[in-house]
Formats: sequence, C1' cells, structure tokens
RNA sequence: CCGUCGGCUUAGCGCGGUGGCGACUCCCGAACCAGGUCAGGUCGAAAGAAGCAGCCUUAAGGGAUGAUCGCCAGGUGCCGUUACUGUCCGGCGGGGC
Repeated sequence: CCGUCGGCUUAGCGCGGUGGCGACUCCCGAACCAGGUCAGGUCGAAAGAAGCAGCCUUAAGGGAUGAUCGCCAGGUGCCGUUACUGUCCGGCGGGGC
C1' cells in the first nucleotide's frame, strides 16, 4: 500500500425502555340556562298538572392511581437486522521499501 473480517460512526426497520399527552378505571362534581324521582306546598270540582327543597345519575371540569391501549419525542439500549460512509481502531493474508 492492497484485499478481507470485525469494532466504531451514519441512516432505515424491528423489539424493549424513558418522558409527555389522550383514552380506560375509581372518587368528587350543576345556585342558574342537564335528566330522573319529586316530601311539603301551589293550581284544579275531580282525574290530574306544573314543580321548590332533598336524593340519585351524570355533563363541563377537577383529583387519584397502577395495569393496558393509542399518539408524539429523544445525546434511550456494552439489543437484533439491513444498508452506507471513513483522516478512525484491531485481527488475518499478500506485496513493496
């Protein structure tokens, strides 16, 4: 110097992991423009009607928390695989000085 193999580097794919967001689960949650039930009381000749308070279910929203799912992100992983690159590192072989 050449060839070859491996490592490192770069990128893709896959797997796992980390963080954030959302969903799911549980709890709280409407004084008024949610629903249901509607004591008392009101209206009515009556049948009934409307319906306050209370209670229940929830909406918007808030909180709790682990598993699971989805999305996004990365100086994530002595993980796999494929490909590229080289002023890098190492092994082997060959040639020259």
The RNA shown here (Bacterial small signal recognition particle RNA) has 97 nucleotides and comes from a Trueperaceae bacterium.
Model confidence (mean pLDDT): 77 of 100.
The gene name in the source record is ffs.
Its Rfam family is "Bacterial small signal recognition particle RNA". Rfam's curators write: The signal recognition particle (SRP) is a universally conserved ribonucleoprotein involved in the co-translational targeting of proteins to membranes.